[in-house]
């Protein structure tokens, strides 16, 4: 200097004029002071706080999570580690329990896709037939027999070699065999172990052993753990108005506990609990409403996530729903004049709360800072 990787931050500012919402104060038809959108406010995907229902439950169904340890109010989140994969590396990715509980699926090709299936090309041995006489043995001297060589058929042995495929009964090398095979041996991979060492653990290393068990659960399923429901339009208070309305069902009743069952509880049993249908009135105001698992700074503990202690601050609370308009300067980016200074013109992303937090996911013009890795060059 370049390339990469991880983390953090900004994303407009200043001044003036007019105009908005909230709070406080005052001499109150007004004036003054203070505050006034986000890192994602978005998606509504998770988890909660809070409110109401439920006295409190059990089971089934349903939903979620899925290596280990830690953090947190909690989580499907975050941190650290393990194993597997990618990368020269810094780093990144992983719906990461179980395939010997069972049921499915693996097209095509190939002989065959397996809790022992499979022989297409092949290799070996035995029998029969044919070709040939170069070589060899015996007999004979006629050129025949046997072996070696080649081809074909039948039967048996093999799964080593080749082919097909994403994947073919572990891999490489050696021995052995008629030819072969974990048949045997060495090394490696896999599997198993009340074994040894290290670790909280997932696991790692060592030792021993039969020799050896396809893949897929992001297919159904099995196993382990977790889960009441509804939601600020939750839920309360005040005021006002109407028609203290009409009809039906109704007692082995009715309502509540998300669906179903059990169980429990409340009200009631013709002087009627509760439910259903029709009709009428109200749609106003206040609370909830922002002080929080809060922000910032410092110290301590911890590898870290995070926790503890101390100090400091109050940063929207609207409700047909607030921050807008104009001017000037600055910041950043692009273009032009002329390479610079200077000048001129244009532009400045994604995007706006509604109970509030912790996460995840998605969008984002332009810019800044730091750590680490690799390559090149110089000292």
């Nucleotide at each position: 200097a370049g390339a990469g990787u991880c983390a953090g931050c900004c994303g407009g500012g200043u001044g003036g004029u007019c105009g908005c919402g909230g709070g406080c104060g005052c001499u109150u038809a007004g004036c003054g002071c203070c505050c006034g959108a986000g890192g994602a406010a978005a998606g509504u995907c998770c988890g909660g706080a809070c409110u109401c229902c439920g006295a409190a439950g059990g089971g089934c169904a349903g939903g979620g999570a899925g290596c280990u340890g830690g953090g947190u109010a909690a989580c499907g989140c975050c941190c650290a580690g393990g194993c597997g994969g990618g990368g020269c590396g810094a780093c990144c990715c992983g719906a990461c329990g179980g395939a010997a509980a069972g049921u499915g699926c693996c097209a095509c090709a190939g002989a065959a896709a397996g809790g022992g299936a499979g022989a297409c090309c092949g290799c070996c041995c035995g029998c029969c037939g044919g070709u040939g006489c170069a070589c060899u043995g015996g007999c004979g001297c006629a050129u025949g027999c046997g072996g070696u060589a080649c081809c074909g058929g039948c039967a048996g042995g093999c799964a080593a070699g080749g082919g097909u495929g994403a994947a073919a009964a572990g891999g490489u090398g050696g021995g052995g065999u008629a030819a072969g095979a974990g048949c045997c041996c060495a090394c490696c991979a896999g599997c198993g172990g009340u074994c040894c060492u290290g670790g909280u653990g997932a696991c790692a290393g060592g030792c021993c052993g039969g020799c050896u068990u396809g893949g897929u659960a992001a297919a159904c399923c099995c196993c382990u753990c977790c889960c009441g429901g509804a939601g600020c339009a939750a839920g309360g208070c005040c005021a006002a108005a109407u028609a203290g309305g009409a009809g039906c069902c109704g007692a082995u009743g009715u309502c509540g506990c998300g669906g179903c069952c059990c169980g429990c509880g409340g009200c009631g049993c013709u002087c009627g609990a509760g439910g259903c249908u029709c009709g009428g009135g109200u749609a106003g105001g206040c609370c909830g409403c922002u002080c929080g698992a809060g922000g910032c700074c410092g110290c301590c503990g911890g590898u870290a996530a995070c926790g503890g202690c101390g100090g400091u601050c109050c940063c929207a609370g609207a409700u047909g729903g607030a921050u807008g308009a104009c001017c000037a300067c600055c910041a950043c980016c692009c273009g032009g004049u002329u390479u610079c200074a200077a000048c001129c013109g244009g532009g400045u992303a994604c995007a706006g709360g509604a109970u509030c937090c912790g996460g995840c996911u998605u969008a984002c013009a332009g810019g800044c800072u730091g750590g680490c890795u690799c390559u090149c060059u110089c000292c």
Predicted 3D model of a 379-nucleotide RNA (Bacterial RNase P class A) from a Candidatus Geothermincolales bacterium. NCBI's taxonomy places the organism under Bacteria, Bacillati, Actinomycetota, Candidatus Geothermincolia, Candidatus Geothermincolales. The gene name in the source record is rnpB. Of the family's consensus pairs, 97% are formed in the model.